The part of an RNA shown here (small-subunit ribosomal RNA, central domain) has 348 nucleotides and comes from a metagenome. The coordinates come from a structure-prediction model, not an experiment, and the mean pLDDT is 86. RNAcentral holds the full RNA, with entries from SILVA.

Context: one part of a larger RNA
RNA sequence: CUGGGUUUAAAGGGUGCGUAGGCGGUUAUAUAAGUCAGUGGUGAAAAGUCUGGGCUCAACCGAGGCCUUGCCAUUGAAACUGUAUAACUUGAAAUAAGUUAAGGUAGGCGGAAUGUGACAUGUAGCGGUGAAAUGCAUAGAUAUGUCAUAGAACACCAAUUGCGAAGGCAGCUUACUGGACUUUAUUUGACGCUGAGGCACGAAAGCGUGGGGAGCGAACGGGAUUAGAUACCCCGGUAGUCCACGCCCUAAACGAUGUUUUACUCGAUAUUUGGGCCAUGAGCUUGAAUGUCUAAGGGAAACCGAUAAGUAAACCACCUGGGGAGUACGUUCGCAAGAAUGAAACUC
Numbered sequence: 001c002u003g004g005g006u007u008u009a010a011a012g013g014g015u016g017c018g019u020a021g022g023c024g025g026u027u028a029u030a031u032a033a034g035u036c037a038g039u040g041g042u043g044a045a046a047a048g049u050c051u052g053g054g055c056u057c058a059a060c061c062g063a064g065g066c067c068u069u070g071c072c073a074u075u076g077a078a079a080c081u082g083u084a085u086a087a088c089u090u091g092a093a094a095u096a097a098g099u100u101a102a103g104g105u106a107g108g109c110g111g112a113a114u115g116u117g118a119c120a121u122g123u124a125g126c127g128g129u130g131a132a133a134u135g136c137a138u139a140g141a142u143a144u145g146u147c148a149u150a151g152a153a154c155a156c157c158a159a160u161u162g163c164g165a166a167g168g169c170a171g172c173u174u175a176c177u178g179g180a181c182u183u184u185a186u187u188u189g190a191c192g193c194u195g196a197g198g199c200a201c202g203a204a205a206g207c208g209u210g211g212g213g214a215g216c217g218a219a220c221g222g223g224a225u226u227a228g229a230u231a232c233c234c235c236g237g238u239a240g241u242c243c244a245c246g247c248c249c250u251a252a253a254c255g256a257u258g259u260u261u262u263a264c265u266c267g268a269u270a271u272u273u274g275g276g277c278c279a280u281g282a283g284c285u286u287g288a289a290u291g292u293c294u295a296a297g298g299g300a301a302a303c304c305g306a307u308a309a310g311u312a313a314a315c316c317a318c319c320u321g322g323g324g325a326g327u328a329c330g331u332u333c334g335c336a337a338g339a340a341u342g343a344a345a346c347u348c
Base pairs, nucleotide, nucleotide: 004319005318006317007302008301012316014201015200016199017198021194022193023192025088026087027086028085029084030083031082033081034080035077036076037075038074039073040072041071042070048066049065050064051063053061054060091191092188093187094186095185096183097182098181099180100179103177104176105175106174107173108172109171110154114150115149116148117147118146119145120144121143125136126135162169163168206247207246208245209244210243211242215241216240220236221235222234223233258315260314261313262312263311264310267293268292269291270290271289272288273287274286275285276284277283278281297304298303321348322347323346330341331340332339333338
């Protein structure tokens, strides 16, 4: 390279946008680069193979044909691919009219709870546990009430729900803003699909600077438990968690499935959200989305089954026994932590 694979055996990039490249709808005309056919040249000899021959056979030898699957030139063909021109509308996009949602960013507002402070009532315990103790409390705690204040998160609604490319997104409201879907018409006229590099986004933790700090809480201190207890349980508690700006760029970033694109394939049922129709019904029908069950089919099985892991096509990424090892070295990036790329010896 060919071939075979990637839900769970090794293997789908965390996600998108998009460059090169690869692939690409319908019709007509032209061309003849690819393609196909004929002819000529060349493709050394030997080897190989076939035919017939020479050594008494054979090995061996020599003769002829084939082979040399290629390249070049030339003459044609014109279905397909390419190229050029002209056109088309069904792919794609745009406009208009609607619908939809925790999509995003910024601001404002709200109530419950918690902590703290002040005042009042009130007196001996509170708290915590399997049981305790550390802890708090006569300098008046816990409890109850009123007021004030702080930070963080938004009970019920809530769902098998919805939205988003993924990460993710939930009190209410305003402004700005992105998307999806439906309907009929109009417009452009293949403008499309994928996408190596590249760019952007990317939970949590962590880092830098400056704020903030209620609750929770790595580290740490104490009390228990225990043979021990660097833990599980309890009392405290720093970083952090929160905000702004800048980094980091990793996750079981999972559907372990490129839901990347397109087409086709028996049905049932539920939910979300649009359109149409009437005989207005637990109605019929047509889209988009989210689930469950299943025929065919697939699969090693579990299972998948129109949201495929079925049947096909296009493009990208990745895999090739276990360990060594996601290590070493080098390089790039990073403030650092580290990330990305990524072996070999050896061994079974």